RNA sequence: AACGACCACUAGGGGAGCCAUAUUGGCUGAGACAAGUUACCUUGGACCCUUAGAACCUGAUCUGGUUCAUACCAGCGGAGGAAAGUGGACACAGGCACAC
Numbered sequence: 001a002a003c004g005a006c007c008a009c010u011a012g013g014g015g016a017g018c019c020a021u022a023u024u025g026g027c028u029g030a031g032a033c034a035a036g037u038u039a040c041c042u043u044g045g046a047c048c049c050u051u052a053g054a055a056c057c058u059g060a061u062c063u064g065g066u067u068c069a070u071a072c073c074a075g076c077g078g079a080g081g082a083a084a085g086u087g088g089a090c091a092c093a094g095g096c097a098c099a100c
Stems, first nucleotide, its partner, number of pairs: 003094001004090001006088005011050004017027004033044004056081003062075004
């Protein structure tokens, strides 16, 4: 005590994959859910993210390593896009000011 990590409210943005013996079980992840006759769809829930923005989308059916595959690691790459306001608390996350 400007800004702000944090919390709440309101508003908004977003995704839902891979493997198997596919009834069901396993994996990664914050999240792989439920209902709608079936569903690529719709609605709802949970979760994550909201410009100090790597939530998520595009490039991309991308490139190299690795895996049964997804995942993971590195690159592409701080490349191009992407959704905000109010209130509270804290004072060793950072931050600001002053002094030495």

A computed fold for a 100-nucleotide RNA from Salsuginibacillus kocurii DSM 18087, annotated as TPP riboswitch aptamer (THI element). It was read from a public genome assembly, where an Rfam model found it. Taxonomically the source falls in Salsuginibacillus kocurii (Bacteria, Bacillati, Bacillota, Bacillaceae). Rfam family: TPP riboswitch aptamer (THI element). Its family is annotated with thiamine pyrophosphate binding in the Gene Ontology.